[in-house]
Context: one part of a larger RNA
Molecule: small-subunit ribosomal RNA, central domain
Organism: Eunapius fragilis
RNA sequence: CUGGGCGUAAAGGGCGCGUAGGCGGCCUUAUAAGUCAGGCGUGAAAGCCCUGGGCUCAACCCGGGAAUUGCGCUUGAUACUGUAUGGCUUGAGGUCGGGAGAGGAUAGUGGAAUUCCCAGUGUAGAGGUGAAAUUCGUAGAUAUUGGGAAGAACACCGGUGGCGAAGGCGGCUAUCUGGACCGAUACUGACGCUGAGGCGCGAAAGCGUGGGGAGCAAACAGGAUUAGAUACCCUGGUAGUCCACGCCGUAAACGAUGUAUGCCAGACGUCGGGUUCCUUAGGGAUUCGGUGUCGACGUUAACGCAUUAAGCAUACCGCCUGGGGAGUACGGUCGCAAGAUUAAAACUC
Numbered sequence: 001c002u003g004g005g006c007g008u009a010a011a012g013g014g015c016g017c018g019u020a021g022g023c024g025g026c027c028u029u030a031u032a033a034g035u036c037a038g039g040c041g042u043g044a045a046a047g048c049c050c051u052g053g054g055c056u057c058a059a060c061c062c063g064g065g066a067a068u069u070g071c072g073c074u075u076g077a078u079a080c081u082g083u084a085u086g087g088c089u090u091g092a093g094g095u096c097g098g099g100a101g102a103g104g105a106u107a108g109u110g111g112a113a114u115u116c117c118c119a120g121u122g123u124a125g126a127g128g129u130g131a132a133a134u135u136c137g138u139a140g141a142u143a144u145u146g147g148g149a150a151g152a153a154c155a156c157c158g159g160u161g162g163c164g165a166a167g168g169c170g171g172c173u174a175u176c177u178g179g180a181c182c183g184a185u186a187c188u189g190a191c192g193c194u195g196a197g198g199c200g201c202g203a204a205a206g207c208g209u210g211g212g213g214a215g216c217a218a219a220c221a222g223g224a225u226u227a228g229a230u231a232c233c234c235u236g237g238u239a240g241u242c243c244a245c246g247c248c249g250u251a252a253a254c255g256a257u258g259u260a261u262g263c264c265a266g267a268c269g270u271c272g273g274g275u276u277c278c279u280u281a282g283g284g285a286u287u288c289g290g291u292g293u294c295g296a297c298g299u300u301a302a303c304g305c306a307u308u309a310a311g312c313a314u315a316c317c318g319c320c321u322g323g324g325g326a327g328u329a330c331g332g333u334c335g336c337a338a339g340a341u342u343a344a345a346a347c348u349c
Stems, first nucleotide, its partner, number of pairs: 004320003007303002012317001014201004021194003025088003029084003033081002035077008049065006091191001092188002094185005103177007110154001114150008125136002162169002206247006215241002220236004258316006266294013298305002322349003331342004
């Protein structure tokens, strides 16, 4: 390489958009490039293979055949693929009408809680723990009442509920805005799927500049615990956490399961629409789209998966190939840095 694989054994890219490329619905006609058939030419000889012969055999040598799977020319075939033509509506899109949603961005705004400040009441403790101590408090704490300030997060509703490609998204209001779903359709007419490179998005931490800083809290300090305790527990506490702009580009970025399409028993929930029936407190049936649980066939090494497949198939991409060395070194690219990405070998078992 072929082959075999990728939920958990090695292996699905973090996610999308999309270039080249690969692949691509139904019908008609033309063409004959691919494809198929025949013929001709060529495919040196030797060798290999088959067969016959010569050295007493064999090695060796001689003759004949086959083979040379290829290439060129030519004559035909036209199912499939390609190309070209015309058409179609099921794929895809459009138009109209609806309702659902923590989808995104910006601005404004609300209450509870926390901390701090001021004032009142009030007096000796408070806090914390397994128990303590560090700590705070007679310079009046803790508790409680009134007033004020600040920042951050949004209890209940809240739900294997919803939305988003993923990361993720949760008080309320307004503005701007993306997508999906349902119903109708007399529109377009294959416009599609995938997608190497590329481009964009991408939790947390971290970085740069400027703000902000209530609570929490790496580092750090102290108190405990302990044989020790650079920890777990406690008292403090700085970066950070928040905002704006710019970087970083990684995660058990997980469903450890790539995307798209078709097909293949059911049962029970739930969310958003439609149709219909009974009758309305509402409930039943059915249908489309999501989201769950269980389960037949099938599948799997087993566990399990099972119309949201890990079943049966097709198309395209990514990836794997014993363990360690190593996701490391070197080089390249990117980055302010941290580092990221691409990615070996010696050696060893």